[in-house]
RNA sequence: CGGGGUGUGGCUCAGGUGGUAGAGCGCUGCGUUCGGGACGCAGAAGUCGUGAGUUCGAGUCUCGUCACCCCGA
Repeated sequence: CGGGGUGUGGCUCAGGUGGUAGAGCGCUGCGUUCGGGACGCAGAAGUCGUGAGUUCGAGUCUCGUCACCCCGA
C1' cells in the first nucleotide's frame, strides 16, 4: 500500500425482507435471612465506533473515516 472481518448498556452477545433496540451476567432498591449467599419482585444503565448520504423511516442500505484482527505485497 491492496483485500477481507469485527465494532450494539459495565462485560459477553442477539437483533428476519429497513418500521420506535433486547437477552444473560453484573449494578441499585425492596422482600426473604441473625447476617451473607442463593431465590423472588422492581429499577437504572445505549444518540448502535465516528461523519455524511439515500428514505416518510437506518443497528440494518451506500460512501468516507477511526480502532483492532486476518490475508497478500
Transfer RNA from a Lachnospiraceae bacterium, 73 nucleotides, folded computationally. Rfam family: tRNA. By type it is a transfer RNA. From the family's description: Transfer RNA (tRNA) molecules are approximately 80 nucleotides in length. The sequence was found in a public genome assembly. Model confidence (mean pLDDT): 81 of 100.